[in-house]
RNA sequence: AUUUGGCGCACGCUGAAUUUCUUUGGAAGCGGGGAACCCAUACCAUUGGGGCGAAUCUCUGGCAUUGGCGCCAGAGUAGGGAGACAGAUCCUUCCGAGCCCGUCAGCUAACCUCGUAAGCGUUGCUCUGUAGAGAA
Numbered sequence: 001a002u003u004u005g006g007c008g009c010a011c012g013c014u015g016a017a018u019u020u021c022u023u024u025g026g027a028a029g030c031g032g033g034g035a036a037c038c039c040a041u042a043c044c045a046u047u048g049g050g051g052c053g054a055a056u057c058u059c060u061g062g063c064a065u066u067g068g069c070g071c072c073a074g075a076g077u078a079g080g081g082a083g084a085c086a087g088a089u090c091c092u093u094c095c096g097a098g099c100c101c102g103u104c105a106g107c108u109a110a111c112c113u114c115g116u117a118a119g120c121g122u123u124g125c126u127c128u129g130u131a132g133a134g135a136a
Stems, first nucleotide, its partner, number of pairs: 011121004018028004029116006039106001048104001049101004057076007079095005085129004090124001
């Protein structure tokens, strides 16, 4: 000097997941679910139905199968995020999962109820605005 690891603090990112107290827990804030009238909902079969979330759908090649649902991989895609004041164009880049309920739930006021985790470390140009500092 460089790299890696651990601990603490600060800053920042995805996310509802933060602050606080008299801290077995409570409160505020934020977020989710259930739940009337009204409205909506044609029937049957196949492969019940539903929730959180951006995370849907299509095609191709395989697996399995009587068939269907399904599973694996790849290429895309609805959709979602990042590039450190805010907004905007462009550009670049990343994600496009997973989990839960348990035969049951459309919307839904009152009301009831639940969560408040986990995982990470990025700074592109221009325009407009804002804030701060310096100089004259």
This is a predicted structure of a 136-nucleotide RNA (c-di-AMP riboswitch aptamer (ydaO/yuaA leader)) from a Bacillota bacterium. Lineage of the source: Bacteria > Bacillati > Bacillota. Its mean pLDDT, the model's own confidence on a scale to 100, is 81. Rfam family: c-di-AMP riboswitch aptamer (ydaO/yuaA leader). Gene Ontology terms of the family: cyclic-di-AMP binding and regulation of gene expression. Rfam describes the family as follows. This family represents a conserved RNA structure found upstream of the ydaO and yuaA genes in Bacillus subtilis and related genes in other bacteria.